A computed fold for a 685-nucleotide part of an RNA from a Kiritimatiellia bacterium, annotated as large-subunit ribosomal RNA, domain II. The organism belongs to Kiritimatiellia, within Bacteria.
[in-house]
Context: one part of a larger RNA
RNA sequence: GUCCGCGACUUACAGUAUACGGCAAGGUUAAUUCGUCUAUGACGAAGCAGCCGAAGCGAAAGCGAGUGCGAAACGCGCGACAAGUCGUAUGCUGUAGACCCGAAGCCAAGUGAGCUACCCAUGGCCAGGCCGAAACCUCAGUAACAUGAGGUGGAGGGCCGAACCUAUGGAUGUUGAAAAAUCCCAGGAUGAGCUGUGGGUAGGAGUGAAAGGCUUAUCAAACUUGGUGAUAGCUGGUUCUCUCCGAAAUAGCUUGAGGGUUAGCCUGCACAGUGUACCGAGAGCGGAGGUAGAGCUCUGAAUGGAAUCGGGCCCUUACCGGGGCACCAACGCCAAUCAAACUCCGAAUGCCGUUCCGGUUUUGUGUGGAGUCAGACUGCGGGGGAUAAGCUUCGUAGUCGAGAGGGAAACAGCCCAGAUCGCCAGCUAAGGCCCCAAAAGUCGGUUAAGUGACAAAGGAUGUAGAAUUGCUGAGACAGCUAGGAUGUUGGCUUAGAGGCAGCCAUCAUUUAAACAGUGCGUAACAGCUGACUAGUCGAGUGAUUCUGCGCCGAAAAUGAUCGGGACUAAACCGGCUGCCGAAGCUGCGGAUGGUGCCGCAAGGCACCGUGAUAGGAGAGCGUUCCAUGAGGCUUGAAGUGUAAGGGUAACCGAGCAUGGACUUCAUGGAAGUGAUUAUGCGGAC
Numbered sequence: 001g002u003c004c005g006c007g008a009c010u011u012a013c014a015g016u017a018u019a020c021g022g023c024a025a026g027g028u029u030a031a032u033u034c035g036u037c038u039a040u041g042a043c044g045a046a047g048c049a050g051c052c053g054a055a056g057c058g059a060a061a062g063c064g065a066g067u068g069c070g071a072a073a074c075g076c077g078c079g080a081c082a083a084g085u086c087g088u089a090u091g092c093u094g095u096a097g098a099c100c101c102g103a104a105g106c107c108a109a110g111u112g113a114g115c116u117a118c119c120c121a122u123g124g125c126c127a128g129g130c131c132g133a134a135a136c137c138u139c140a141g142u143a144a145c146a147u148g149a150g151g152u153g154g155a156g157g158g159c160c161g162a163a164c165c166u167a168u169g170g171a172u173g174u175u176g177a178a179a180a181a182u183c184c185c186a187g188g189a190u191g192a193g194c195u196g197u198g199g200g201u202a203g204g205a206g207u208g209a210a211a212g213g214c215u216u217a218u219c220a221a222a223c224u225u226g227g228u229g230a231u232a233g234c235u236g237g238u239u240c241u242c243u244c245c246g247a248a249a250u251a252g253c254u255u256g257a258g259g260g261u262u263a264g265c266c267u268g269c270a271c272a273g274u275g276u277a278c279c280g281a282g283a284g285c286g287g288a289g290g291u292a293g294a295g296c297u298c299u300g301a302a303u304g305g306a307a308u309c310g311g312g313c314c315c316u317u318a319c320c321g322g323g324g325c326a327c328c329a330a331c332g333c334c335a336a337u338c339a340a341a342c343u344c345c346g347a348a349u350g351c352c353g354u355u356c357c358g359g360u361u362u363u364g365u366g367u368g369g370a371g372u373c374a375g376a377c378u379g380c381g382g383g384g385g386a387u388a389a390g391c392u393u394c395g396u397a398g399u400c401g402a403g404a405g406g407g408a409a410a411c412a413g414c415c416c417a418g419a420u421c422g423c424c425a426g427c428u429a430a431g432g433c434c435c436c437a438a439a440a441g442u443c444g445g446u447u448a449a450g451u452g453a454c455a456a457a458g459g460a461u462g463u464a465g466a467a468u469u470g471c472u473g474a475g476a477c478a479g480c481u482a483g484g485a486u487g488u489u490g491g492c493u494u495a496g497a498g499g500c501a502g503c504c505a506u507c508a509u510u511u512a513a514a515c516a517g518u519g520c521g522u523a524a525c526a527g528c529u530g531a532c533u534a535g536u537c538g539a540g541u542g543a544u545u546c547u548g549c550g551c552c553g554a555a556a557a558u559g560a561u562c563g564g565g566a567c568u569a570a571a572c573c574g575g576c577u578g579c580c581g582a583a584g585c586u587g588c589g590g591a592u593g594g595u596g597c598c599g600c601a602a603g604g605c606a607c608c609g610u611g612a613u614a615g616g617a618g619a620g621c622g623u624u625c626c627a628u629g630a631g632g633c634u635u636g637a638a639g640u641g642u643a644a645g646g647g648u649a650a651c652c653g654a655g656c657a658u659g660g661a662c663u664u665c666a667u668g669g670a671a672g673u674g675a676u677u678a679u680g681c682g683g684a685c
Stems, first nucleotide, its partner, number of pairs: 001685006011096013026052003032046006056063002066078004099237002102234001106227006117201009126191001128160003131156001135152006164188003169184004203219001205215003240620006250263005264372002266369007278359003282356006293345001294343002299339003303335003308329001310328002312325005375400010405416003420590004425586003431580003434565003440577007452567001458552002462549010479536005485509003490504003515530001519528002591610008621674001623671010639658004645652002
């Protein structure tokens, strides 16, 4: 892991509600006793103690359908004007382990020092080698010491290194050979050494050269048993079927925030209500309001101007004063602005009231039972953030949650649409119609970028359309040919300045036209060129603005791509006509809930319904046992294997085989009553 078996809302006593039954202004017995029987029990009888109800109010005296307050009330509070009680069943609550399993822990009484820590007593052990302290002896030496040399000697938490003890680093091992080892290397090895045996100290206690270490593979409080089914606002699990309805993820309070409680929202029952209540982006009418917008009256912010107080700076002045200024600038004025905490104004919606219309009462009250208190995204209106987030927090609507189906390639929250069941029938929605893959054509235009099939500021004779405007058969635009001159080298400046360093002026003449010169160029000239003009040519050519579709801008990490193939339409814009397409709608047939009608009933017809988590309500299937009744069975019971067939489901089940002795149905009753899941428990494999 699989299979088989076991495995979780119980029981007692109270309370409360509902259903059914008995009796009823009453209802009912408890312990106990007696009798009968199939005798730890059942049934019948006695037992009236007690309990609940039939009257309340007041602290009470007390009064009483009233009473208390009070001097009193026509006032206020609590009552009267609704029948209870006993039993059984069911829902829920309380007290108990109270649906089941699950702590870490707390306390008590005991058991442990055969491991280990320390201690006591008594024993044992430490190859070999090295260094050579004190002291002593001899010699030298000294006045005597001191001191030196040689020798003897054998000290030491001395040195090297086995046994022994330890455990530095590495490798192996890691379901090991081993719940701590093996191998190599390493530390100590006469000492605070190692070790045998016997003994002592223990659970808030011991022992500890101290690591919270060790106290029998267990230690920030051992182990065993008990209190004990500790407690667990936490996690997991909680077993057959169908039908009806169907939530919430909010508010207040909370040592409250992943828990509760009350309300909100769901459900069952009863009652009330039918021109009533409720619902509707329905229509009319009447209201309150200060949002969007707008505005600048107020409160603030804020730009320019003219005008002008006040101030600043400069000049002048003995004082008074006067003059000047590209300075600052109040109030008021003109023009133009900004505001969640500004408003002289001011919508649309929404909200309230009322009338009408529509809606299969969808409503309200009481009462039994809940669940919910982590919500998610999308659109719109805001706050926070960075006008970031699949961000966060409100409001509002939708969807998901609890919703399947079609579309969006795939894709809870987007678009379409709400699945009672069946059908090899039809019509549509969103979205689509070249192939994958059901279904398409046509008309007009656009795009050339594979744009379509990601993106900005910005950039560009892309291309299509619209508009305004200049020049143009008196010949434009572009090209080509020719001219582009004279006073004059304008004046000044300058070394020079001759159109062309710079400053000033920018005239006149000849002309078809030609600048006191557009650029290049020279030291300065020169030279080239442009403006301008003529000729040639022969029809359009410039500028600006707006719009459609394209282009560039465009670099990312595994292999690319529109879902793919492919496409110049099979892309984009607009028009038209078709088709495909869902569990939507329709058709045919069946089931079922509610309501209405018909019917004595069984039932029939019509209409509206029948997605669903938490959850409420209803109806059933199956298992074991009991009572009563009816059966079956060695001519083969139960069980097991297979299985025709039947039922809306749980399920039922002929026949055949096996098996070898019990068992079924009906009506009631009682429960150890239903398992794919609890890292469930036991067994088998």